[in-house]
C1' cells in the first nucleotide's frame, strides 16, 4: 500500500491492559398471507438446523485421510470479454427453529500478500 472476510468508525472511563456506549455493516430468532400438512403400504433408526463460496461425484486405501473432477467462490477504480493463478475449508446450535412486519438476541474476527495480464 493491498487481498479475503460483516469484521469499520466515533465517544466516555482507564497509565495501560481492558471495560462501556453510539453509528455503520453482518448474522440468528420471531405473525398474518403463502408454503408444509391428511390416509394406506414398505424400509430404516443414520434426528434436525445455522454461519460460510466451500456442494456433489469417481478412484484408491482398508491404521487410509490420498488422487482426480465438480456446483460454487476469489485475484489493486467499476463493468463486460479473453487469458492466467488460487480456494472449493472450518466451525456452531443441541432434539429445536419454513417464510415472516412489529419486536427480541448476537458478531465486529482470523488469516495473508506485492508492482498488481490484455482489450473495450
Nucleotide at each position: 500500500c493491498g487481498c479475503u472476510g460483516a469484521g469499520u468508525c466515533g465517544c466516555c472511563c482507564g497509565c495501560a491492559a481492558g471495560g462501556g456506549u453510539g453509528a455503520a455493516c453482518c448474522g440468528g430468532g420471531g405473525a398474518a398471507c403463502c408454503a408444509c400438512a391428511g390416509g394406506c403400504a414398505g424400509c430404516a433408526c443414520c434426528g434436525g438446523g445455522g454461519u460460510g463460496a466451500a456442494u456433489c461425484c469417481g478412484c484408491g486405501a482398508a491404521c487410509c485421510u490420498g488422487c482426480g473432477g465438480u456446483a460454487g467462490g476469489g485475484c489493486a477504480c467499476u463493468u463486460c470479454c479473453c487469458a492466467g493463478c488460487c480456494c472449493g475449508a472450518a466451525c456452531c446450535c443441541g432434539u429445536c427453529a419454513g417464510c415472516u412486519a412489529a419486536c427480541c438476541c448476537g458478531g465486529u474476527a482470523g488469516g495473508c500478500g506485492u508492482c498488481a495480464g490484455g482489450g473495450a
c-di-AMP riboswitch aptamer (ydaO/yuaA leader) from a soil metagenome, 120 nucleotides, folded computationally. It matches the Rfam family "c-di-AMP riboswitch aptamer (ydaO/yuaA leader)". Its family is annotated with regulation of gene expression and cyclic-di-AMP binding in the Gene Ontology.